[in-house]
Molecule: c-di-AMP riboswitch aptamer (ydaO/yuaA leader)
Organism: Streptomyces cacaoi
RNA sequence: UAGCAGCCAUCGCCGAAUCCCCGUACGGCACACGCCAGGGGAGCCGGGGACCCAGGUCCCUUGGGGUGAAUCGGCGGCGCUCGACGAGGAGCGUCGCCGUAGGAGACCUUCCUGCUCCGAACCCGUCAGCUAACCCGGUAGGCGAGAGGGAAGGAAAGG
Numbered sequence: 001u002a003g004c005a006g007c008c009a010u011c012g013c014c015g016a017a018u019c020c021c022c023g024u025a026c027g028g029c030a031c032a033c034g035c036c037a038g039g040g041g042a043g044c045c046g047g048g049g050a051c052c053c054a055g056g057u058c059c060c061u062u063g064g065g066g067u068g069a070a071u072c073g074g075c076g077g078c079g080c081u082c083g084a085c086g087a088g089g090a091g092c093g094u095c096g097c098c099g100u101a102g103g104a105g106a107c108c109u110u111c112c113u114g115c116u117c118c119g120a121a122c123c124c125g126u127c128a129g130c131u132a133a134c135c136c137g138g139u140a141g142g143c144g145a146g147a148g149g150g151a152a153g154g155a156a157a158g159g
Base pairs, nucleotide, nucleotide: 010145011144012143013142014141018042019041020040021039022038027036028035029034043139044138045137046136047135048134053129063127064124065123066122067121072099073098074097075096076095077094078093079092080091081090082089102118103117104116105115107154108153109152110151111150112149113148
């Protein structure tokens, strides 16, 4: 000096997931200060739920629906099934690539232009269009270390 890993602080990112109060009524930790579980409120987020509108038969389990940006395709390998137990081929499952609707990236919003990424996962349980009143629920988790440039309008800081 460079790289890798860990911890703390600071600043920030995805996301609704932030702030305040009680917590000495019963609880946990603690000598105590206090912390946690738990509870309440505000804010934010999601779902259900009329008229009107939309839709409008029946059957089919190949059900249907929700949160979310996370949809829709192509190719290849392997396995299974069908096939005429040959080939070609079809279907299903799994794995891996390549795209794609869409989404994210350092003061905020919008626009232009680059670059780098994501393009998952889960839930309800046969049931839900929209939807005022009303009802119900969530308020987690996971990451990063110079975060490109231009324009307009704001904000903040400084003077």